This is a predicted structure of a 342-nucleotide part of an RNA (small-subunit ribosomal RNA, central domain) from an uncultured anaerobic bacterium.

[in-house]
Context: one part of a larger RNA
RNA sequence: UUGGGCGUAAAGGGUCUGUAGGCGGUUUUUCAGUCCUGUUUCAAAGACUUCGGCUUAACUGAAGGAAGGGAUGGGAUACUGGGAGACUUGAGUGGUACCGAGGCUACUGGAAUUUAUAGUGUAGGGGUAAAAUCCGUGGAUACUAUAAAGAACACCAAGGGCGAAAGCUGGUAGCCAGGUGCAUACUGACGCUGAGAGACGAAAGCUAGGGUAGCAAAUCAGAUUAGAGACCUGAGUAGUCCUAGCCGUAAACUAUGUCUGCUAAUCCCGCGAUUUUUUGUGAGAUGCUAGCUAACGCGUUAAACAGACCGCCUGGGGAGUAUAGCCGCAAGGCCGAAGCUC
Numbered sequence: 001u002u003g004g005g006c007g008u009a010a011a012g013g014g015u016c017u018g019u020a021g022g023c024g025g026u027u028u029u030u031c032a033g034u035c036c037u038g039u040u041u042c043a044a045a046g047a048c049u050u051c052g053g054c055u056u057a058a059c060u061g062a063a064g065g066a067a068g069g070g071a072u073g074g075g076a077u078a079c080u081g082g083g084a085g086a087c088u089u090g091a092g093u094g095g096u097a098c099c100g101a102g103g104c105u106a107c108u109g110g111a112a113u114u115u116a117u118a119g120u121g122u123a124g125g126g127g128u129a130a131a132a133u134c135c136g137u138g139g140a141u142a143c144u145a146u147a148a149a150g151a152a153c154a155c156c157a158a159g160g161g162c163g164a165a166a167g168c169u170g171g172u173a174g175c176c177a178g179g180u181g182c183a184u185a186c187u188g189a190c191g192c193u194g195a196g197a198g199a200c201g202a203a204a205g206c207u208a209g210g211g212u213a214g215c216a217a218a219u220c221a222g223a224u225u226a227g228a229g230a231c232c233u234g235a236g237u238a239g240u241c242c243u244a245g246c247c248g249u250a251a252a253c254u255a256u257g258u259c260u261g262c263u264a265a266u267c268c269c270g271c272g273a274u275u276u277u278u279u280g281u282g283a284g285a286u287g288c289u290a291g292c293u294a295a296c297g298c299g300u301u302a303a304a305c306a307g308a309c310c311g312c313c314u315g316g317g318g319a320g321u322a323u324a325g326c327c328g329c330a331a332g333g334c335c336g337a338a339g340c341u342c
Stems, first nucleotide, its partner, number of pairs: 003314004007296002012310001014200004021193003025087004029082002032080002034076009048064006090190001091187003095182005102176007109153001113149008124135002161168002205246006214240002219235004257309005266285002269282005291298002315342003325334003
């Protein structure tokens, strides 16, 4: 708990869909909120103002005045709300032309690697700063041919593209989804945000079944070293891959929530119009004007100027710990303190 904030000081939820809620375009009507005004009421005392009484004060007597609240009558109609109808700029549907590593499924290609077999061939190979472990006369390394396997896709390739984010890159086909331009035909506010909720969510990890070329936690060995549980080297199992299901976290970062409007310029890409010049729209990039910022910097993709809604912060440590609850097979996740201490 009013406020002030959230790029880097504490603080934007990993991302989206969407319930309740909050907010919401133009016009007409109503007058509920709102505003003005009349009446009435809110006892006295107290409070406030003025004047008085006790020597003063406290105390006390008298007079006066509200502000504000409730009820009710009348009025105003800009704004908000309600009702009914209409509108087209917001939003969407259709048409047409395109765009892309967007997703899923199936099929398929070549290089490389390893292994196997065969051939040629002989003493080394490999590895390192230097070595050794290791492989090799039972024929290695090298070269050639054939075959098999699994994983990843050089060049194109780019501050390039697509996707909500995570992410997506050999080729072809099918299916699904998305975005943009252009004219206009249609619907007629159908919109924005979004507590709960749901869906998706890298890597690692888990369960079951496959697969296993290369790489490689663990592990073993060789070195290095005072030691070496490491860095370097030789091996090497999970794993990495596929299918089905969990997990639900990341510096999930632009450390910057989503949407809308508005505010100098420049460059590039896609689509369209245009005879060229040029221009419309969408996406992107760099650097800068005004402005902002503690500074760094941001700067039409804002951290400028404004609005709507959500999330979050409130000194450091203790601590993302304990406890309870929920979720999970587990690992653990979500929510999340306090004592104490500075």

Rfam family: Bacterial small subunit ribosomal RNA. The full RNA is in RNAcentral, with records from ENA and SILVA. Its mean pLDDT, the model's own confidence on a scale to 100, is 85.